[in-house]
Context: one part of a larger RNA
Molecule: large-subunit ribosomal RNA, domain IV
Organism: Planctomycetales bacterium
RNA sequence: UACUUCUUAAGGAACUCUGCAAAAUGACCCCGUACGUUCGCAAUAAGGGGUACCGGUUGGUGUGUUAAAGCAUCGUCCGGUCACAGUAAAUCGGUAUCAGCAACUGUUUAUCAAAAACACAGGACCGUGCAAACACGCAAGUGGAAGUAUACGGUCUGACGCCUGCCCGGUGCCGGUAAGUCAAGGAAGGAGGUUAUCGUAAGAAAAGCUUCCAACCAAAGCUCCGGUAAACGGCGGCUCUAACCUUGAGAGUCCUAAGGUAGCGAAGUUCCUUGUCGGGCAAGUUCCGACCUGCAUGAAAGGCGUAAUGACUGAUACACUGUCUCAAGAAGUAACCCG
Numbered sequence: 001u002a003c004u005u006c007u008u009a010a011g012g013a014a015c016u017c018u019g020c021a022a023a024a025u026g027a028c029c030c031c032g033u034a035c036g037u038u039c040g041c042a043a044u045a046a047g048g049g050g051u052a053c054c055g056g057u058u059g060g061u062g063u064g065u066u067a068a069a070g071c072a073u074c075g076u077c078c079g080g081u082c083a084c085a086g087u088a089a090a091u092c093g094g095u096a097u098c099a100g101c102a103a104c105u106g107u108u109u110a111u112c113a114a115a116a117a118c119a120c121a122g123g124a125c126c127g128u129g130c131a132a133a134c135a136c137g138c139a140a141g142u143g144g145a146a147g148u149a150u151a152c153g154g155u156c157u158g159a160c161g162c163c164u165g166c167c168c169g170g171u172g173c174c175g176g177u178a179a180g181u182c183a184a185g186g187a188a189g190g191a192g193g194u195u196a197u198c199g200u201a202a203g204a205a206a207a208g209c210u211u212c213c214a215a216c217c218a219a220a221g222c223u224c225c226g227g228u229a230a231a232c233g234g235c236g237g238c239u240c241u242a243a244c245c246u247u248g249a250g251a252g253u254c255c256u257a258a259g260g261u262a263g264c265g266a267a268g269u270u271c272c273u274u275g276u277c278g279g280g281c282a283a284g285u286u287c288c289g290a291c292c293u294g295c296a297u298g299a300a301a302g303g304c305g306u307a308a309u310g311a312c313u314g315a316u317a318c319a320c321u322g323u324c325u326c327a328a329g330a331a332g333u334a335a336c337c338c339g
Stems, first nucleotide, its partner, number of pairs: 001334008010325002014323001019320001027051005036041001038159001052081005058075006082086001094318007101310002106118002122157007134143003160305004165235003170232002172228005179223003185217002189213006197204002236254005263297001264294001275291005
């Protein structure tokens, strides 16, 4: 000097990103216990008191006995003794309040993340009639399932309560199919090459073989018609207007498939922004309650509430403390010095 452990006057979070760390709380018995609530909880809520040893007193229970005594054990009450201190060591909850998120117990990045992420019971949609859908495999075959739609597979949401609005124009999916388009294939017909043959020659030219063109026939798909949003998704602008001002119930106009409903809202979403007002503080970019001007909320990528739960996140108070004002000391270990 560092580390580990411990103590500390006065103050008591002034420390700091943050009470991180430490301190405090702590066991058992008795009393007592609020808001809220899904009536289960909340709750060891909170907040108080007691606890050793000795003597006496008195009531149970068990055993034992004819009945007792005794022994064991659980108490009641009275008095006394010692200490700073009686759960004397060790073990052994700090508490309360307001919010956010996730209902909950659970799961996770073995080795920087335990969470608000995943899962979950519950909800919904889609597929699947059994040789099921779906998955693995070249196949045989296997799982699904020795199951059978109250079943199985896929996707989304995520207890519970109140709810879940409008849009099918685009994309997807499902259904329809007259017409349009449309492949291989088929194919009437046409053209070329070759050649018997005809012709003095130019040339003409059957059949066969062969090359090319081709009317027409021709499925699904697409176009087309309809349905479908707890399918992918989307859910406006400008101008004017009430007898102070402001605001705009209302009017006009353009565009759209339809123009954001109920809720919630400076939010874990708000740029401007430390928005404005109120609360808490002597003083508060955080926090709580409001407002709504929502840069860029919004209804199963669910919306809004919610008791209980949480090694979750933010804010506050009490208690408590070397976190700090501001340091000091003790013991041990390492290092260093001497031997």